[in-house]
RNA sequence: CGGGCAAGCCAGCCUAUCGCCUUUUUUGGUAACAGAAAGGGAGGAAAGUCCGGGCAACACAGAGCACCGUACUUCCUAACGGGAAGUCCUCCGGCUUGCCGGGGGGAGCCAGUGCAACAGAGAGUAUACCGCCUGGUGGCUUUGCUGCCGGGUAAGGGUGAAAGGGUGAGGUAAGAGCUCACCGGCCCUGGUGUGAAUCAGGGCGCAUGGUAAACCUUACGGGUUGAAAGGUCAAAUAGGUUCUGCAUAUAAGGGUUGCUCGCCCGCGCGGAAUGGGUAGACCGAUAGAUCCUUUUGGUGACAAAAGGGCCAGAUAAAUGAUAGGCCAUCUAUGGGAUGAAAUCCCGACAGAGGUACAGAACCCGGCUUAUUCGCUUGCUUUUUUU
Numbered sequence: 001c002g003g004g005c006a007a008g009c010c011a012g013c014c015u016a017u018c019g020c021c022u023u024u025u026u027u028g029g030u031a032a033c034a035g036a037a038a039g040g041g042a043g044g045a046a047a048g049u050c051c052g053g054g055c056a057a058c059a060c061a062g063a064g065c066a067c068c069g070u071a072c073u074u075c076c077u078a079a080c081g082g083g084a085a086g087u088c089c090u091c092c093g094g095c096u097u098g099c100c101g102g103g104g105g106g107a108g109c110c111a112g113u114g115c116a117a118c119a120g121a122g123a124g125u126a127u128a129c130c131g132c133c134u135g136g137u138g139g140c141u142u143u144g145c146u147g148c149c150g151g152g153u154a155a156g157g158g159u160g161a162a163a164g165g166g167u168g169a170g171g172u173a174a175g176a177g178c179u180c181a182c183c184g185g186c187c188c189u190g191g192u193g194u195g196a197a198u199c200a201g202g203g204c205g206c207a208u209g210g211u212a213a214a215c216c217u218u219a220c221g222g223g224u225u226g227a228a229a230g231g232u233c234a235a236a237u238a239g240g241u242u243c244u245g246c247a248u249a250u251a252a253g254g255g256u257u258g259c260u261c262g263c264c265c266g267c268g269c270g271g272a273a274u275g276g277g278u279a280g281a282c283c284g285a286u287a288g289a290u291c292c293u294u295u296u297g298g299u300g301a302c303a304a305a306a307g308g309g310c311c312a313g314a315u316a317a318a319u320g321a322u323a324g325g326c327c328a329u330c331u332a333u334g335g336g337a338u339g340a341a342a343u344c345c346c347g348a349c350a351g352a353g354g355u356a357c358a359g360a361a362c363c364c365g366g367c368u369u370a371u372u373c374g375c376u377u378g379c380u381u382u383u384u385u386u
Base pairs, nucleotide, nucleotide: 002381003380004379005378006377007376008375009374012326013325014324015323016322017321018320020041021040022039023038024037025036026035027034028033043357047368048367050366051365052364053363054362055226056225057224058223062261063260064259065258067222068221069220070219071218072086073085074084075083076082087106088105089104090103091102092101093100094099095098107217108216112215113214114211115210129157130156131153132152133151134150135149136148137147138146139145140144165183166182167181168180169179170178184206185204186203187202188201189200190199191198192197230283231282232281233280240274241273242272243271244270245269246268253265254264255263256262290309291308292307293306294305295304296303297302329352330351331350334346335345336344337343
């Protein structure tokens, strides 16, 4: 210098004409509707529907079990399984060897139950295969070797992913925290820190292995449904017919998640079947946990204050097309700087030109996924030079 990867930023502008949706004012009109003027009109993910809420209904709504979610500390937030900053463990890479970058994890295994093939003596209140030491008794080639019957051992070897703390010294018949030193573990005290933790000192020979996105236990939290939620108005006929259950309110039945209790509706109410009529309009529906700027505070996420703004609201679903111009950006054979890679310049007052993922449908805050002409930061790699 070029390439690659990761994280992040951005997601063209102006004019004219025509077309579409909508807001306000106004003219005509009974209204529907038509005209004029002034404004506005699809994203960073609108996607996924994975979380958390607002809002609406049950309903003025409780308890238990089941079920589901979360799990180091502090802070932010309406809240979250989200975000910020830290802390401990662990893996990978780099080098300056304790720091940088990237990834994963962090309630509990002494409540219980499981699981760990095979190998191995033994895989958890789990061992003695080889080996080492030693007693007795035999044999032989007799300061020794070896067979049998016992005892001691867990330092050495083997098996395994993993084998009853580690290293070293002493000690021992041979060994062992048996003893000692240093680590490790547990406990106590003090310092630093809001805290998780960390540092230092002291004491004790001191570890009932591993595994919980294994079942499980503990702590905390969770009402359900979902805009096709829910409402209002209008219209229409036949609440017609048949069967059946219960009953005058402590009923049947229904609702409240899955169950139970409780609560509510129910003065006539349910269940099953059959049959008839209507199916239009409006609200919900966009003024908000809202957006922008500045100041202050904070490591930061963010908070407070002041000032300013209103920026889609469709309902089978609009937000577009054409023309011109500007612009980010890209560009060839070939030539030059320069011998090579790369870069720069000419070619070029030229040619192209916003290139990808992709379209609101109740709203908001997150997460996840897809992706680009270019830009920023970090890491890595190729080539060249020093």
A computed fold for a 386-nucleotide RNA from a Cyclobacteriaceae bacterium, annotated as Bacterial RNase P class A. It matches the Rfam family "Bacterial RNase P class A". By type it is a ribozyme.